[in-house]
RNA sequence: GGGCCCAUGGCGCAGUUUGGUAGCGCGCUGGUCUUAUAAACCAGAGGUCAUCGGUUCAAAUCCGAUUGGGCCCA
Numbered sequence: 001g002g003g004c005c006c007a008u009g010g011c012g013c014a015g016u017u018u019g020g021u022a023g024c025g026c027g028c029u030g031g032u033c034u035u036a037u038a039a040a041c042c043a044g045a046g047g048u049c050a051u052c053g054g055u056u057c058a059a060a061u062c063c064g065a066u067u068g069g070g071c072c073c074a
Stems, first nucleotide, its partner, number of pairs: 001073007010026004020057001028044005050066005
């Protein structure tokens, strides 16, 4: 220098194929239960979907550029 892949709550990941309410597990907070804790059960908070721009009635999803990480080739 060239090519490919990844970026989504605190952590690990789905959702992208086919644009249409952003979800799961763990964790966190409150409650029930217990002498108390744990477990179990119930409820809740927490996300400008890496950044910027474009297309569209509508973008995590499509297009372009950029940033960071990984792999391969030279």

This is a predicted structure of a 74-nucleotide RNA (transfer RNA) from a Nanobdellota archaeon. NCBI's taxonomy places the organism under Archaea, Nanobdellati, Nanobdellota. The coordinates come from a structure-prediction model, not an experiment, and the mean pLDDT is 81. It matches the Rfam family "tRNA".